RNA sequence: GGGCGUUUAGCUCAGUCUGGCUAGAGCGCUUCCCUUACAAGGAAGAGGCCGGCGGUUCGAGUCCGUCAACGCCCA
Numbered sequence: 001g002g003g004c005g006u007u008u009a010g011c012u013c014a015g016u017c018u019g020g021c022u023a024g025a026g027c028g029c030u031u032c033c034c035u036u037a038c039a040a041g042g043a044a045g046a047g048g049c050c051g052g053c054g055g056u057u058c059g060a061g062u063c064c065g066u067c068a069a070c071g072c073c074c075a
Base pairs, nucleotide, nucleotide: 001074002073003072004071005070006069007068010027011026012025013024020058029045030044031043032042033041051067052066053065054064055063
C1' cells in the first nucleotide's frame, strides 16, 4: 500500500441481510425484601447521541460514501 471483518449499556453479545410504535439479553451496578451476617433467591430501578462525519429516504442501529480504532490475510 491492497483486500476482508469488527465497532450497539460498565463487560460479553443479539438485532443489520428484508429500513417502520418507546433499541434488547446475560453478567455487573443501585435500592428494597429475605438472613444474626454474607452468599444465593425475590421485587423494583438506573445506565445507550447504536465509533465520527456526510448522503439517500416521509422515516436509518439497519442502505450508500468517507474517516478513525482494532483484528486477520496479501504485498
Molecule: transfer RNA
Organism: uncultured Acidimicrobiia bacterium